Transfer RNA from Candidatus Magasanikbacteria bacterium CG11_big_fil_rev_8_21_14_0_20_39_34, 73 nucleotides, folded computationally. Its Rfam family is "tRNA". By type it is a transfer RNA. Taxonomically the source falls in Candidatus Magasanikiibacteriota (Bacteria, Bacteria candidate phyla).
[in-house]
RNA sequence: GUGCCAGUAGCUCAGGGGUUAGAGCACAACGCUUAUAACGUUGGGGUCGGUGGUUCAAAACCACCCUGGCGCA
Numbered sequence: 001g002u003g004c005c006a007g008u009a010g011c012u013c014a015g016g017g018g019u020u021a022g023a024g025c026a027c028a029a030c031g032c033u034u035a036u037a038a039c040g041u042u043g044g045g046g047u048c049g050g051u052g053g054u055u056c057a058a059a060a061c062c063a064c065c066c067u068g069g070c071g072c073a
């Protein structure tokens, strides 16, 4: 330099055009307990990597850029 894959909550990931953006773990409060852990209930937490485009509608499609991984040279 070039090809492919990935980027969504603190972490690991789902969602692949359609009406509130989710799960598990983590975190906080409460319950339980002599107390802690475990368990149960509830809650907080996201400009979906960035910019532009397509569309009535984009996390999802397209272009470029950024970051990481793998390969080729």
Base pairs, nucleotide, nucleotide: 001072002071003070004069005068006067007066010025011024012023013022018056027043028042029041030040031039049065050064051063052062053061